[in-house]
RNA sequence: GGCCCCGUGGCGGAAUUUGGUAGACGCACGCGACUUAAAAUCGCGAGCCUAUGGCGUGAGGGUUCGAGUCCCUCCGGGGCCA
Repeated sequence: GGCCCCGUGGCGGAAUUUGGUAGACGCACGCGACUUAAAAUCGCGAGCCUAUGGCGUGAGGGUUCGAGUCCCUCCGGGGCCA
C1' cells in the first nucleotide's frame, strides 16, 4: 500500500436476515426479602438532558416518511496479502 471483519449501557452481548418500539439476555451495581450475621437464592430498580418534551449505537455527512441496519469520508481495533 491492497482486501476483509469489527466499533451499541459500567462490562460482555442481541437487534443487521426484510430499514419500522434502541438496549433483549448475562455479569457487575443499588434497594428489599430470607439469615443471628453473611454467602447463595428470590423480588424490584436503573442511559442522559435545559424534562407534558428532547437527545443517545466510534465521528461527520447523505438517502429515506423513518437508519444501529443502506451509501460516502474519516478515526480506532483485528486478520490476510504484498